[in-house]
A computed fold for a 103-nucleotide RNA from Govanella unica, annotated as TPP riboswitch aptamer (THI element). Of the family's consensus pairs, 100% are formed in the model. The sequence is in RNAcentral, with records from Rfam.
RNA sequence: GCCGUUCCACUGGGGUGUCCUUCUCAUGGGGAGAGGGACUGAGAUUAUACCCACCGAACCUGAUCUGGCUAGCACCAGCGAAGGGAGAGGGACGCAUGGCAGG
Numbered sequence: 001g002c003c004g005u006u007c008c009a010c011u012g013g014g015g016u017g018u019c020c021u022u023c024u025c026a027u028g029g030g031g032a033g034a035g036g037g038a039c040u041g042a043g044a045u046u047a048u049a050c051c052c053a054c055c056g057a058a059c060c061u062g063a064u065c066u067g068g069c070u071a072g073c074a075c076c077a078g079c080g081a082a083g084g085g086a087g088a089g090g091g092a093c094g095c096a097u098g099g100c101a102g103g
């Protein structure tokens, strides 16, 4: 300084990485496809899943970004009071003695 929270159905938005290894193709190096495994996480087999929907960090841009850790990676932090980004309902409960954001 700002302010309800939660659930339900419908509608909609979003991401799917890094490393090791086996096989095949190619091959100077580099690489591609399929299978198995490891790491983080809600989600990394596109899942009838998971997350998010304007109090919008789900997710995208910045970004082949900066610092740290690591086998490696948005793995952690910054960037971020930045710029974008998909919604209108119904039910229940609650009140600041609470929650959220910044200095």
Base pairs, nucleotide, nucleotide: 001100002099003098004093005092006091007090008089010087011053012052013051014050016047017039018038019037020036021035022034023033024032025031059084060083061082065078066077067076068075